[in-house]
RNA sequence: AGGGUUUGAUCAUGGCUCAGGAUGAACGCUAGCGGCAGGCUUAACACAUGCAAGUCGAACGGGAACAGGAAAAGCUUGCUUUUCGCUGGCGACUGGCGAACGGGUGCGUAACGCGUAUGCAACUUACCCUUUACUGAAGAAUAGCCCAGAGAAAUUUGGAUUAAUACUUCAUAGUAAUCUAAAGUGGCAUCACUUAAGGUUUAAAGCUCCGGCGGUUAAAGAUGGGCAUGCGUGACAUUAGUUUGUUGGUGAGGUAACGGCUCACCAAGACUACGAUGUCUAGGGGUUCUGAGAGGAUGAUCCCCCACACUGGUACUGAGACACGGACCAGACUCCUACGGGAGGCAGCAGUGAGGAAUAUUGGUCAAUGGACGCAAGUCUGAACCAGCCAUGCCGCGUGCAGGAUGACGGCCCUAUGGGUUGUAAACUGCUUUUAUUAAGGAAUAAACCCUCCUACGUGUAGGAGGCUGAACGUACUUAAAGAAUAAGCAUCGGCUAACUCCGUGCCAGCAGCCGCGGUAAUACGGAGGAUGCAAGCGUUAUCCGGAUUUAUUGGGUUUAAAGGGUCCGUAGGCGGGAUAUUAAGUCAGUGGUGAAAGCCUACAGCUCAACUGUAGAACUGCCAUUGAUACUGAUAUUCUUGAAUCUAUUUGAAGUGGGCGGAAUAUAACAUGUAGCGGUGAAAUGCAUAGAGAUGUUAUAGAACACCAAUUGCGAAGGCAGCUCACUAAACUAGUAUUGACGCUGAGGGACGAAAGCGUGGGGAGCGAACAGGAUUAGAUACCCUGGUAGUCCACGCUGUAAACGAUGAUCACUCGUUGUUGGCGACACACAGUCAGCGACUAAGCGAAAGUUUUAAGUGAUCCACCUGGGGAGUACGCUCGCAAGAGUGAAACUCAAAGGAAUUGACGGGGGCCCGCACAAGCGGUGGAGCAUGUGGUUUAAUUCGAUGAUACGCGAGGAACCUUACCAGGGCUUAAAUGUAGAACGACAGUUUGGGAAACCAGACUUUCUUCGGACGGACUACAAGGUGCUGCAUGGUUGUCGUCAGCUCGUGCCGUGAGGUGUCGGGUUAAGUCCUAUAACGAGCGCAACCCCUAUUCUUAGUUGCCAGCACAUAAUGGUGGGGACUCUAAGGGGACAAACUUCUAUUCGAAGUGGGAAGGUGGGGAUGACGUCAAGUCAGUAUGGCCCUUACGUCCAGGGCUGCACACGUGCUACAAUGCCUGGCCCAAUUGGAAGCAAUACCGCGAGGUGGAGCAAAUCCCAAAAACCAGGCUCAGUUCGGAUUGGAGUCUGCAACUCGACUCCAUGAAGUUGGAAUCGCUAGUAACGGCGUAUCAGCAAUGACGCCGUGAAUACGUUCCCGGGCCUUGUACACACCGCCCGUCAAGUCAUGAAAGCCGGUUUUGCCCAAAAUGCGUGAGCUAACCGCAAGGAGACAGCGUCCUAAGGUGGGGCUGGUGAUUGGGAUGAAGUCAUAACAAGGUAACCGUA
Repeated sequence: AGGGUUUGAUCAUGGCUCAGGAUGAACGCUAGCGGCAGGCUUAACACAUGCAAGUCGAACGGGAACAGGAAAAGCUUGCUUUUCGCUGGCGACUGGCGAACGGGUGCGUAACGCGUAUGCAACUUACCCUUUACUGAAGAAUAGCCCAGAGAAAUUUGGAUUAAUACUUCAUAGUAAUCUAAAGUGGCAUCACUUAAGGUUUAAAGCUCCGGCGGUUAAAGAUGGGCAUGCGUGACAUUAGUUUGUUGGUGAGGUAACGGCUCACCAAGACUACGAUGUCUAGGGGUUCUGAGAGGAUGAUCCCCCACACUGGUACUGAGACACGGACCAGACUCCUACGGGAGGCAGCAGUGAGGAAUAUUGGUCAAUGGACGCAAGUCUGAACCAGCCAUGCCGCGUGCAGGAUGACGGCCCUAUGGGUUGUAAACUGCUUUUAUUAAGGAAUAAACCCUCCUACGUGUAGGAGGCUGAACGUACUUAAAGAAUAAGCAUCGGCUAACUCCGUGCCAGCAGCCGCGGUAAUACGGAGGAUGCAAGCGUUAUCCGGAUUUAUUGGGUUUAAAGGGUCCGUAGGCGGGAUAUUAAGUCAGUGGUGAAAGCCUACAGCUCAACUGUAGAACUGCCAUUGAUACUGAUAUUCUUGAAUCUAUUUGAAGUGGGCGGAAUAUAACAUGUAGCGGUGAAAUGCAUAGAGAUGUUAUAGAACACCAAUUGCGAAGGCAGCUCACUAAACUAGUAUUGACGCUGAGGGACGAAAGCGUGGGGAGCGAACAGGAUUAGAUACCCUGGUAGUCCACGCUGUAAACGAUGAUCACUCGUUGUUGGCGACACACAGUCAGCGACUAAGCGAAAGUUUUAAGUGAUCCACCUGGGGAGUACGCUCGCAAGAGUGAAACUCAAAGGAAUUGACGGGGGCCCGCACAAGCGGUGGAGCAUGUGGUUUAAUUCGAUGAUACGCGAGGAACCUUACCAGGGCUUAAAUGUAGAACGACAGUUUGGGAAACCAGACUUUCUUCGGACGGACUACAAGGUGCUGCAUGGUUGUCGUCAGCUCGUGCCGUGAGGUGUCGGGUUAAGUCCUAUAACGAGCGCAACCCCUAUUCUUAGUUGCCAGCACAUAAUGGUGGGGACUCUAAGGGGACAAACUUCUAUUCGAAGUGGGAAGGUGGGGAUGACGUCAAGUCAGUAUGGCCCUUACGUCCAGGGCUGCACACGUGCUACAAUGCCUGGCCCAAUUGGAAGCAAUACCGCGAGGUGGAGCAAAUCCCAAAAACCAGGCUCAGUUCGGAUUGGAGUCUGCAACUCGACUCCAUGAAGUUGGAAUCGCUAGUAACGGCGUAUCAGCAAUGACGCCGUGAAUACGUUCCCGGGCCUUGUACACACCGCCCGUCAAGUCAUGAAAGCCGGUUUUGCCCAAAAUGCGUGAGCUAACCGCAAGGAGACAGCGUCCUAAGGUGGGGCUGGUGAUUGGGAUGAAGUCAUAACAAGGUAACCGUA
């Protein structure tokens, strides 16, 4: 410090998510030791048991227990009993002090509760310190004890007697309190302080070891507390009004003290948008975590404050409480009970139950520190100090170190005779001993108090010396011994993110923080090996901060991504022009106080280090006070004119409101002319019309809107405004610079205006026209189109208050290059003009911007104010509230769900977008297919099997260029277990092979006969056994190779440069041209590559060379005849090499280009014709069955052999063909001309036989020599338009040939038979010249052949192309896009069934809060007090005073009604979300096929 994730890719926006740190944690796996810390976050739920607050005999009466002593008695003679408070000491009681501290918890509390800073002139403070003055006299009780009762108990009643530092009275007293009146000083308003005078009132306690310890009064201090105030301290406005002791005053009461704190009376105030009141949540702070900081989160442990002590209320005592281990009352709960009545409060320490993911011992000691009491010794202390449990955290240590390669064994992996890795790791050798174990030694923490002694002053203080005291603990620590001995795991390994392979699994099981993995080769699941990270821990989960500048003060935005209010006016508020003076609030500086300690930071120090701890410093950014400065802001005063406004004079305009007037058009009505249609559409129909429409003319009426002018024009705040004219109203600009003198800008709430639609009332209604009706279209058509048509549209008044109310751009001010047009002014007279002011536009620089773009009319640079945004959906929805007649508007969530949604631009693809161009693409032609029969292939079906593959174009006479057996892969059956080849090893044999017998369908099985060489070492041979095999089994979606197709289409790219943030663009685009990205030209491009073309082959022409088997002109020979022969190279031909064609020549056009059109020459003319040649790539296209090959699978079988069957099966459908339907023909006869090929298990002449297929014999030929070997055409004759002398299927019979074998299942021949078919619907195919069409010939495969197929060959030999509108395919440019698996795309809504959360709902059940009324405990106050009563007064009676009782005010709890808020649940119901498949349509994205969208009905 960033990374992953939206896209085909890019930039930006934006969310989600990760890496870091932390925790009082929990869970999983694992675990050696120590130190230091921490340990119920949940039920303030309930609690058994023990302990947690006592102490003082030096306050007192005393004598219950213990010890000692004394006395007495008994005797067992050293014991027991009794007595004595005599002593130590002391239960209970009186009294004093403490119990208000310490310890726990966080319920409540949004508050002066807390924090911070002040104040008390409005207060208090026991014990402690200092000082002042005292400490005199008297009295009456009471507990205890004793006696007598009640009760189960708790407890309690009565009587007698008794003490005090308990209680009471009196005396004395002032710097106390109070009253009277005064002086001085000071201050902060009430006042405070000081001084002096007089009056009234109020104190005390004793004990003693004689040293002292106490007691009272007063002042002061210290400490603690109380009260008041400024500032700070949560969320929600879908909480906007709250309050009656409420706000203030007077008086009284009360308090330690001020105060409505309480009461009586009076007034009507007080708080609130700077957020009152209400609801919800919450103890606050120091701190802690995180962060660069600012911040955000937090409030465990430790410290400070507050609150509470079962729940609620109340007071008493006291210095202090409304009191955790006190009291009273009420309530809930638990316990005891004799049923009458009582007892209790762990949120103290342990501990128990419960709850929960989860949190410890019913431990030791007062040794230290601290506390209470005490003169002290001392007692008490679950405070505290220690120990126990727990890896809960932090820190430290260890689990060994060095050498050691045959790189061992084993494991794992691989390209596997071998290598890699585990790995110097192990073994082995040497060394060390922290830790653990055993043994031995062994601290510090302790110094006081106290006791003894000494010293100085002088007798109790200070100092000194010695002595006493350890829970932890025989702990820390030290030493010794033996021995590597006692000690490593967890998570991860697709990217982010360090670390990779194998096996298993097969969208299953599973993983996952995000993206995402898994559908047979998973580095992502599970296991293994290896590796990486951390390490006594490692991971996961939860929570917080960070990253997140993703709430933006630091430090964001608002044209299009979320976001400018529809517009203006204006209140509060915020901000505000120039000058001078004063002030000093803000601001700045200095100083003082405070900011507790701990913590953080720095330095040093102590535990062996560290964690931890100690000491010191710094810091605590804050608050308060004070002194100073005065530029800026504020305040006050004076002033100025440039902001703003006013005035004068023009001007301008569809600015507004109300009235009047006008013409065109339309409709209707009347009349007239006139006759058959009109109207409407893509085409129609509904509709109108012979009852006279439409058309034309005249007249009349009605309502609405204002053509041309007219414009990127003008006006208005916006909405909006358009015939002419009048009246009224408003505004702006310009010129003048006269007047005022900052009067300004913005503007939360508020007010006004506000298109269309809509609503109310009353009018009006021509045209148009939701709804509605009809006609069409359509699969449907509740639409688009047509014919009608109501509301509405219009007017008046009132409401609504919304729009894509848009410049998607808030208002105002200032500044910042230019060019150009236009509107209104000014600009000397002007219709001309430089210029200037105010508007409205276009282009453009810098700048800005993600880009598109914007640019003086900013989206630039600054200032002020307002509004708004914070992922998508749910949702502008629900609930609540306000407004509205309603429709609805405004305000405006959450649950849940997704990892995206969205912007701009790029490259493609696509469009029922556009432009240009090409192709047998259409058109123009010729011939077919589709109909028939047959052949062949496919689908389907059948079957034991009908083997498999190919399936739009790009499968279907395709693999197959040839299935009777074989082929053959399929089926049923019968066999074999290694057929064939090769190698190695083993043991045996003399074979193998041949002949033959039996069984059998054969394969095969069983048997018989014959049968090697040798130098004896062996050789040779096959068979047997074992190992290597074999598989047309699967995967073409694991592959190589190869092929089809787009397409022989003209495209596809690169280097450098340039442009762009970038994807990318440019080049390759533009203008021409071409078959062509072919070439030229232009040009931020210049070049280059793969393609195109050419180079290659055949063919057309010619030349040269060479002539055998080819040829034969001339010469010769021979024959019935023939190049048959001699000979020849002329010709044809053969086969080698050359020439020729290049837009070369000329004309025209054009840019002196490229090129095109034409002319001639030429065998050939514009790539001459044909072939081979197929760019980058697309279709996961085809092929594992041609071969090769990874992986998987089978191994007496999915291998292999055999015979038979099947691949040929047949209701049917399709493709490709053949033959035809006939006269351009058929039949019969005659007769002419090829080329490419092939031939020895072959082609076969010729001859004979057969009607024929063919047969018999057989010349020649391994071929330019011999053979297979032509047909159509042409000539002649017949047929005469018929199902025929067309057509030949089918069937019967007889044959031929091949072959082991023609039954399933061959071809051919002859005789007979003679089907369909008379030119083929919708539709569709091929072809542009030696082409189509027609005709035959050959070859491969092959024994033969289902060949009508395929591949070739030659013969005969046309027609047509105006042209590119349309169909199909393709290329280039451009445009739109929500597509990128790319339109066979994307995508919306209802319905049906499932799941989830949520709204409404008759109600039902809770919580909380408030209020009326009723009842009213305890307790304080007040009143009363006839009952009762020790102290004082009184001789007494009695009084004063006190108490019980009673009454009353108020009140907790309770009862009964009524409200508010809130939660749960609820038949039914509403929408929403989601999911692999469902139904219906196709709304949106392209002109999405009716452009889309916004508001409204």
Model confidence (mean pLDDT): 83 of 100. Predicted 3D model of a 1497-nucleotide RNA (small-subunit ribosomal RNA) from an uncultured prokaryote. The sequence is in RNAcentral, with records from ENA. It matches the Rfam family "Bacterial small subunit ribosomal RNA".